[in-house]
Two RNAs folded together computationally: RNase P RNA and transfer RNA, 443 nucleotides in total.
């Protein structure tokens, strides 16, 4: 210097003027002063938890989720570390990665045959048959899965021995299965022994195994008020109805539920101090945990967080300049994705660009 | 804010792993019939199955992620 890989950070800064929302103080009730005011995803609502109510949430079935191993956590489908597989020259990336020897199913078309393998082309015809004096011929009985062809897939791979031709029939290597030894907490790895070629694919088909899961959601829930026709209809009548999606039980409450019609669209609370953020230290490879110190950082209702000016700093365009640059002039203009609504931990998706760190590798130079 | 459902020719729809480069009806186009129009008859065109990825030999259908559309909800008596 070219090409890459991984991780992290930023998302203009400062000053001024005018606004918007919250809070505190003052007030002559007009307002004034002080102070705080979006994001890395606030998004999708896809997982997980807190909180609240329904039995301080109960039992069984159904149903759902997860799925190599170990750890982490409040919890998780997240994260960290490891194993295995695939891709890459490498740094690294990706993986719905349990079970197909529990059972059931599925595989159209093509093809001889699709899971009890299979003679369409083909090879052989040693043995037996027929012909022939015989070498031999024939392809009748039959033998053969080596080759061709079909297909996504053809019943271990490719090499040798063997044979009439062949075949795990036999042999070495690889694969597969089962013990054993060693290493590892484990997934798994390495080595050696034995076996026989059986046990093909599909579980994002049913299913089996292991682990986990009650439901609803801040429009939850609590509280104070306001208003009206305690109206009409339907169902069930305690062997019933309801109690936050199914069924059975249990428990609780009981004139309950549903529809039509009627009324109110108000206040306070929940509400933001939290598994919080920053720094340092201890433990751990890490995720993370623990200890000490410091900090307080939107809480509103259809819902504020904005506009302008100047300077700087980036960015884009254009002209100039030059071998190429550097540099200079002018213009645009602060830009991408986006916008808190009970709160957290993740995932996923969107995103103009810029910066930093570590690593791999090609070429050249020292 | 929270919860639920849907997406296939222009429109309404069938489909539930292969018989589907997707069938039907209405509409559209051409021809026949008629003096002409309608009706009727015959034929035809019209779908990236919302988009992207995955599983599978094979996906409209199964799984995952997006996009778009629709619906519901408070309190009182």
């Nucleotide at each position: 210097u070219g090409a890459g890989c991984u991780g992290g950070c930023c998302a203009g800064a400062c000053a001024g003027u005018c606004g918007c929302c919250g809070u505190g103080c003052g007030u002559u009730c007009g307002c004034g002063c002080a102070u705080g005011g979006a994001g890395g995803a606030a998004a999708g609502u896809c997982c997980g938890g807190g909180c609240u109510c329904c039995a301080g949430a109960g039992a069984g079935c159904a149903g759902g989720a997860u799925g190599c191993c170990g750890g982490u956590u409040a919890a998780c489908a997240g994260c960290c570390g490891g194993g295995c597989g695939u891709c890459g020259a490498a740094a690294g990336a990706c993986g719905a990665c349990g079970g197909a020897a529990a059972g059931u199913g599925c595989a159209g078309c093509a093809g001889a045959g699709a899971a009890u393998a299979g003679a369409c082309c083909g090879c052989c015809g040693a043995u037996g048959g027929c012909c022939c004096u015989a070498u031999g011929g024939u392809a009748c009985a039959g033998g053969c899965a080596a080759g061709g062809g079909u297909g996504a897939a053809a019943u271990g791979g490719a090499g040798g021995u063997g044979u009439a031709a062949g075949a795990g029939a036999c042999c070495a290597c690889c694969g597969c299965a089962g013990g054993c030894g060693c290493g590892g907490c484990a997934a798994c790895g390495c080595g050696g022994c034995u076996g026989g070629c059986u046990a093909g694919g599909u579980a994002a088909a049913c299913c089996c195994c292991a682990u986990c899961c009650g439901g609803a959601g801040c429009a939850a829930g609590g509280u104070c008020a306001a208003a009206u026709a305690g109206g009409g209809g339907a169902a069930c009548a305690a062997u019933c109805g309801c109690g936050u999606u199914g069924c059975u039980c249990g428990c609780g409450c009981g004139g309950u539920u549903c529809c039509c019609g009627g009324g109110u669209a108000g206040g306070c609370u929940g509400c933001u101090u939290g598994a919080g953020c920053g720094g340092c230290g201890c433990g751990g490879u890490a995720a993370c945990u623990c200890g000490c110190c410091g900090c307080c950082u939107a809480g509103a209702g259809g819902a504020a967080u904005g506009a302008c000016u100047g300077u700087c700093u980036g960015g884009g365009g254009u002209c100039u300049g030059u071998c190429a640059a550097a540099g200079g002039g002018c213009c645009c203009a602060a830009c991408a994705c986006a916008g808190a609504a009970c709160c957290c931990g993740g995932c996923u998706u969107a995103u103009c660009g810029g910066c930093c760190a570590g690593c791999u590798u090609c070429u050249u130079u020292u | 804010g929270c919860c639920c459902c849907c997406g296939u020719c222009g429109u309404c729809u069938a489909g539930a792993g292969g018989c589907c480069c997707a069938g039907g009806a209405c509409g559209c186009c051409a021809c026949c019939c008629u003096u002409u129009c309608a009706a009727g008859g015959u034929g035809g065109a019209a779908a990236u199955c919302g988009c992207g990825g995955g599983u599978u030999c094979g996906a409209a259908u199964c799984c995952c992620g997006c996009c778009g559309g629709g619906g519901g909800c408070a309190c009182c008596a």